The RNA shown here (c-di-GMP-I riboswitch aptamer) has 88 nucleotides and comes from Paenibacillus sp. Soil766. The coordinates come from a structure-prediction model, not an experiment, and the mean pLDDT is 84.
[in-house]
Formats: sequence, structure tokens, C1' cells
RNA sequence: UAACGAUAAAGGCAAAACUAAUGAAAAUUAGUGACGCAAAACUAAAGGGGCUAAGGCGAUUAUUUCGCUACGCUUGCCAGUUACCGAA
Repeated sequence: UAACGAUAAAGGCAAAACUAAUGAAAAUUAGUGACGCAAAACUAAAGGGGCUAAGGCGAUUAUUUCGCUACGCUUGCCAGUUACCGAA
């Protein structure tokens, strides 16, 4: 330096659920709370996947329903970039 990852040391993050706020929704933020995590740190402007469909377009209809669509989200789906510790 690269790879690897202990029932090691020091510390860190926080799923579901509930409450509140925002939002059309997905979801996000804060509090409580720990399912888990060696990158569960950062990046949604590298790229792929997933979720939603307000607006738009089309159809239906008679103002309702359906389909498509991200410029909305998700990094705790993969990924990119950087980083703590050091047993085997």
C1' cells in the first nucleotide's frame, strides 16, 4: 500500500412502530425507540435497479376512472468517492 474483518479497544450510526411537522404521494425531518450496520459516512449530476404520479400526454367519460411519463424520492438495493481500528 492492497486485500481481509475478532464475542479486541475507542467511539459512531439507527430498522420497524408510535407522536409531531411538511408533501398530491412516495417519502423526508425531529423526538421516543433498537432490527441491524465495518463504511448504515458523503454523493441521486457516473451508471443500473426500486417507489410514487402532482403536473403533462392519451383514452374513457361527463368531470369520473384508467394507462403512460420524474423534473419528486430511495445510497439501510447495487454502485462511485473518502475514512477509524488491527487479531487471524
It was read from a public genome assembly, where an Rfam model found it.